[in-house]
Context: one part of a larger RNA
């Protein structure tokens, strides 16, 4: 030094778990903000530091109401205390308080600090409440300039900022494809800004259709990769028509008469219902093994309840629970009703039909449709009608024949989505996996900064977390003793492979 066998050490794979995730249904919710939001910053305990909670009344203060013998969040003991039916603490409604930033709004500011003013109140410190800008709207002033306006004050309203998608609109790329590149595509996408609501657009035919008729809109199935567009390349791609969902019509642009209060928004009243706490809630016992019975045997019970989860191994009957029935002082929501307040509806007569617009020429865009033979929509220029004996459309255009009324507005549902909320679901994931994060994670770290962004889960059923003694530096770390089914479960703690280090036997050299 090699072999093989065994026994360790290292190391943290592997199995099982599961507070965390994923992806969902089925409801709810669809804002929140000058009555100061989102998000912070300090402070706040018996508290030294993090977390959670609140706010100089600071882990909390009133009031209802519901629960109750226990409590004073967590990490975390401990002191100290508090209440036990004269009601702590806890849930839940609805209120006070709510420092300082920050739309941040009195002026400044290097965010969480500095420095003012007016009025009142106390008069020694000081409290309170007011002081931004815009925009609408009333009213007082008022230059140059007579009238006036521009501008100035004031009063009252409203605005701002934030939020994951979704929705309208304005602006709008490139890389990529075309096996290169220019029209073309990607794409009218992604950024970017304005706006709105819980949806948002759109919408009640100057549509369509074709000699039949159809009847706002929206969205899904089809028609259908067809009809077409297209360096006829690449690739782009309807509509008619059929079939479902949901379904609803309304006003203005005007006078008269008659007759009235429908509809709609506001507020307030009953009624009902629903959310925000909760109540009640069935039925098992003994043996055996075992640390430990829900397991094994034997005999029984409830089930409108054998959905789940926990309890020292696998519970229908031990615990929470679960089907089932019940429950609100306070509020919020929804419906139905009833009353005020506002807007006027019904009927009839007679009128009246939306002009720099239709169209037009040149230019662009948007229609599947890239100017084409190219209809229809729109509009930057410059132009310019008829007015129901009228006019728009029916893919050039022209007749004929259908059809519909532009140039004025409102309008549910069926459609889209999910930051949130609560119930349930999973042939999803189980710690290199699932979120980046299961853990005090958008942390620690890195970066001037925009920004990148980890790793890290498991002792036992119970701390019972090893009193005492021994060696050791009043060590580290053992080594007896104990606790436990179990310390090769000892906290570097379930299990504990591998590779790597070793140790011990045999056997070769």
């Nucleotide at each position: 030094c090699g072999u093989a066998c065994a026994g360790g050490g290292u190391g943290g794979a592997u199995g099982c778990c599961u507070u965390g995730g994923c992806a969902g249904u089925u409801a709810g919710a669809g804002g929140c903000g000058a009555u100061g939001a989102a998000g912070g910053a300090c402070g706040u305990g018996c508290u030294a530091a993090u977390c959670u909670g609140c706010g100089a009344u600071a882990a909390g203060c009133a009031u209802u109401g519901g629960u109750g013998a226990g409590g004073u969040g967590a990490u975390a003991a401990g002191a100290a205390c508090c209440g036990c039916u004269u009601g702590a603490g806890c849930c839940a409604a609805u209120g006070a308080u709510u420092u300082c930033c920050g739309a941040a709004u009195g002026g400044g500011g290097a965010a969480a600090c500095c420095c003012a003013c007016u009025u009142g109140c106390a008069u020694a410190a000081g409290c309170a409440a007011g002081u931004a800008u815009c925009u609408g709207u009333a009213u007082c002033u008022g230059a140059a300039u007579a009238c006036a306006u521009a501008g100035g004050g004031u009063g009252c309203a409203g605005a701002g900022g934030c939020g994951a998608a979704c929705c309208g609109g304005g602006a709008g790329a490139a890389c990529u494809g075309a096996a290169a590149c220019a029209u073309c595509u990607a794409a009218g996408u992604a950024c970017c800004c304005c706006g709105a609501g819980g949806a948002a657009a759109a919408g009640a035919a100057a549509u369509c259709a074709a000699u039949u008729g159809a009847g706002a809109u929206u969205u899904c199935c089809u028609c259908a990769g067809u009809a077409g567009c297209g360096g006829c390349g690449a690739g782009c791609g309807a509509a008619c028509g059929g079939g479902a969902a949901a379904g609803a019509g309304c006003c203005c642009a005007g006078u008269g008469u008659g007759u009235u209060u429908a509809u709609c928004a506001g507020u307030g009243g009953u009624u009902g219902g629903u959310a925000u706490a909760g109540u009640g809630g069935a039925a098992g016992g003994c043996u055996c093994u075992g640390g430990a019975a829900a397991g094994u045997g034997c005999c029984g019970c409830g089930a409108u309840a054998c959905a789940g989860g926990g309890u020292g191994a696998u519970a229908g009957c031990c615990c929470c629970g679960u089907a089932c029935a019940c429950g609100a002082a306070a509020u919020g929501c929804c419906a139905a009703u009833c009353a005020u307040u506002g807007u006027u509806g019904c009927a009839c007569a007679c009128g009246a039909u939306g002009a720099g617009u239709a169209g037009g020429u040149c230019g662009g865009g948007a229609c599947a449709c890239g100017u084409g033979g190219u209809a229809u929509c729109u509009u930057g220029a410059c132009u310019g009608a008829a007015u129901a004996u009228g006019g728009g459309g029916g893919g050039a255009c022209c007749a004929u024949c259908c059809u519909c009324c532009a140039a004025g507005g409102c309008u549910a549902a069926a459609u889209a989505c999910u930051c949130c909320u609560a119930a349930c679901u999973g042939a999803c994931c189980g710690a290199u996996a699932g979120u980046g994060a299961a853990c005090c994670a958008g942390u620690a770290c890195c970066g001037u900064g925009a920004g990148g962004g980890a790793a890290a889960g498991g002792c036992g059923a119970a701390a019972a977390g090893a009193a005492c003694c021994c060696c050791g530096g009043c060590g580290a770390g053992g080594g007896g003793a104990g606790u436990g089914a179990a310390a090769u479960a000892g906290a570097a703690c379930c299990u504990g492979a591998a590779a790597c280090c070793c140790u011990g036997u045999a056997c070769g050299u």
Molecule: large-subunit ribosomal RNA, domain I
Organism: Gallaecimonas xiamenensis 3-C-1